[in-house]
Model confidence (mean pLDDT): 75 of 100. Bacterial RNase P class A from an Acidobacteriota bacterium, 365 nucleotides, folded computationally. It is recorded under the gene name rnpB.
RNA sequence: GGAGUAGAUCCGAUGAUCGCCGACGCUUUGAGGGUGUCGGAGGAAAGUCCGGACUCCAGAGGGCAGUGUGCUGGGUAAUACCCAGUGGGGGUGACCCCAAGGAAAGUGCCACAGAAACUACACCGCCUCGCUUUUAAGCGAGGUAAGGGUGAAAUGGUGCGGUAAGAGCGCACCGCUCUGGCAGUGAUGCCGGAGGCAGGGUAAACCCCACACGGAGCAAGGCCAAAUAGGGAGGCGCUUGAGUGUGGCCCGCACGAUGCCUCCGGGUAGGCCGCAUGAGGUGCUGGGAAACCAGCACCCAAGAUGAAUGAUCAUCACCCACCUAAAAGGUGGGGACAGAAUCCGGCUUAUGAUCUACUCCGGUG
Numbered sequence: 001g002g003a004g005u006a007g008a009u010c011c012g013a014u015g016a017u018c019g020c021c022g023a024c025g026c027u028u029u030g031a032g033g034g035u036g037u038c039g040g041a042g043g044a045a046a047g048u049c050c051g052g053a054c055u056c057c058a059g060a061g062g063g064c065a066g067u068g069u070g071c072u073g074g075g076u077a078a079u080a081c082c083c084a085g086u087g088g089g090g091g092u093g094a095c096c097c098c099a100a101g102g103a104a105a106g107u108g109c110c111a112c113a114g115a116a117a118c119u120a121c122a123c124c125g126c127c128u129c130g131c132u133u134u135u136a137a138g139c140g141a142g143g144u145a146a147g148g149g150u151g152a153a154a155u156g157g158u159g160c161g162g163u164a165a166g167a168g169c170g171c172a173c174c175g176c177u178c179u180g181g182c183a184g185u186g187a188u189g190c191c192g193g194a195g196g197c198a199g200g201g202u203a204a205a206c207c208c209c210a211c212a213c214g215g216a217g218c219a220a221g222g223c224c225a226a227a228u229a230g231g232g233a234g235g236c237g238c239u240u241g242a243g244u245g246u247g248g249c250c251c252g253c254a255c256g257a258u259g260c261c262u263c264c265g266g267g268u269a270g271g272c273c274g275c276a277u278g279a280g281g282u283g284c285u286g287g288g289a290a291a292c293c294a295g296c297a298c299c300c301a302a303g304a305u306g307a308a309u310g311a312u313c314a315u316c317a318c319c320c321a322c323c324u325a326a327a328a329g330g331u332g333g334g335g336a337c338a339g340a341a342u343c344c345g346g347c348u349u350a351u352g353a354u355c356u357a358c359u360c361c362g363g364u365g
Stems, first nucleotide, its partner, number of pairs: 001361010012316007020040009042337001046348002049346005054217004066213005071085005086100001087098004101208002106206002108202003123148002125144008156174006175197001176195008221273004231264006243255004280299008318334006
């Protein structure tokens, strides 16, 4: 200098002007307005993929179905999350990844290629015997999975012996199955013993085993409550006229009986609560390898509802380019992804900058 790996931090600052949302104070009003102070997005507010809190419904208890999870120990309110480990896989390495129970319970599937894909298999090749015209070649009968070839995958691998050629046929080592001891809380590891070998893959295919789960969701749910139309109760009235209209009253005129008035109840529009003091944050101390937990002190930090949180200017800081031999300086430009909606804990995805530690490669001294 280049290429990477892991982790952490930040998401510009200050001031002025003009706006938007909310709280509080003052002032004024018929609704409402004016004015001052203070507060006003994120690391992901996103996807809504998991897990909870909270609310309502259901429920004696249990089961089936369905869904999810699946190495071990720990953490947590809980998890499919986190921490530490075990086993497996990838990378030269720092380091990273794994949905990691069961395929001798049963069922299904295994394209193409290939002789054969499961009651496994003889295409080429190798070997033996017989026949034809010879040792070669051809044909026929048999043996053979060592070699070639097909495939993602072909009944364990390497070597030696053995054999007509071969083969766990025999032996050694590795692997595998069963089993004993030791270490570990455990997953598991290490060291032995026995057995020639068990008979392909696939379970984010059905399924089996173990464990967990009642359902719906803030449009949950609760409170207040118009107009209109239904419901209930009471009163008045039904041609001897309740009531309505005729600009306020009386007369008059017109309409008028499935009518008019009052109250109650459900419910709609609308409004309020739920709704931000919480598994909260910051600092210190202690426990723990870590995730995390405990104690003490301090702090209170958006709450909209078609949905506010913005714009412009100035100065400073940061980054980039150019000028300059360099520094200083000057000029010009730039700042990603994105936008709370009941609230938390995770995961995933999008995305700018900086710092720290480490790895590999190259160059120079």